[in-house]
Context: one part of a larger RNA
RNA sequence: GAGUAUCGAAAAGAAAGGUGAGAAUCCUUUCCACCGAAAGCCCGAGGGUUCCUGAGCAACGAUCGUCGACUCAGGGUAAGUCGGGACCUAAGCCGAGGCGAAAAGCAUAGGCGAUGGAGAGCAGGUUGAAAUUCCUGCACCGGAUAAAUUCGAUUGACUGAUGGAGAGACGCAGGAAGGUACAUGAGCGCGCGAAUGGAAGAGCGCGUCUAAGUGCGUAUGGGAAUAUAGAGGCAAAUCCCUAUAUUCAAAACCAAAGACAUGAUGGGGAGUUAAAGGAAACUUUGACGAACUCAUGGAUCCCACACUGCCAAGAAAAACUUCUAAGGAGAAGAUAUCCGCCCGUACCGUAAACCGACACAGGUAGGCGGGGAGAGAAUCCUAAGGUGCGC
Repeated sequence: GAGUAUCGAAAAGAAAGGUGAGAAUCCUUUCCACCGAAAGCCCGAGGGUUCCUGAGCAACGAUCGUCGACUCAGGGUAAGUCGGGACCUAAGCCGAGGCGAAAAGCAUAGGCGAUGGAGAGCAGGUUGAAAUUCCUGCACCGGAUAAAUUCGAUUGACUGAUGGAGAGACGCAGGAAGGUACAUGAGCGCGCGAAUGGAAGAGCGCGUCUAAGUGCGUAUGGGAAUAUAGAGGCAAAUCCCUAUAUUCAAAACCAAAGACAUGAUGGGGAGUUAAAGGAAACUUUGACGAACUCAUGGAUCCCACACUGCCAAGAAAAACUUCUAAGGAGAAGAUAUCCGCCCGUACCGUAAACCGACACAGGUAGGCGGGGAGAGAAUCCUAAGGUGCGC
């Protein structure tokens, strides 16, 4: 220079009470304002204790500070079913032998490797902080033991390949049908009415909810079955495939939402009530607990890449089904009891906790995303919820 610039989005604060040495800034209440395809909720990456409670205010916080994601101490993350592993493979990587003059080289068998395939849990309650993990209720999967009974032992029950076959198994666009979530309205249930200009009515407010599983097997979609023969599928095959014949054209069968019943004599539930605290509003804990029905609208979700169309022609492997090869003397079993390993799980996550040197107007995959108006996830207002951007 200069007590100058600046104090990081112009969404906005005000009052009262409390705490305290100290309050514009902390807490509580009542108003006001802002977001609401977000500035709400869930979750991945990443971070790593930032989570909760108690005690603090030197420094950190662009002011203040009794407050904090700061300091100190204590506490907190519970799984057969959620995600990953004890399953599978993709790109890619490693790689016995092998190739190569050599290489930290290439690459076979083999292996690793999810962002994909397979795979058994839902509802409610609960903590200061965890919950599909704890508790309650109702389930499911794999395995073990006991077991009435049934079947079988060369007339072979049952298991069943590391082998064969099927399946898994896949693009994009379009339109339609059937549903559901959800929403709105009516009905129903409970509550309200003081004071003020009126309001006991066709008034106002709140609520009207329930899963997985099990049973049934529907809308819808797919032509299907039987017999005989055969060069094929590196051996075999009753399986697959190919050919022919016959029978049906709507059944059977396969796939498949949803509804209905059960689950549920349960849970939830507006509210009512008792006690404690408080000046009151009200809060906490305990007990009790009504109605819980119908109509309309209706998805971007489900049936389902199912159907139709198109050309650019749209992963693999395992689980699974079946066939033999082979093994083979036990096998199945209502019901009952028992067992079920390792890792993650707190919290932030369009952000003050991640990436940007900062408590930075930037960046950050995926899911849900209500109401009025509207073609709409635009835009304006708003619910739940969150916030008023630390002078």
Annotation: This is a predicted structure of a 391-nucleotide part of an RNA (large-subunit ribosomal RNA, domain III). Its Rfam family is "Bacterial large subunit ribosomal RNA". The prediction has a mean pLDDT of 80.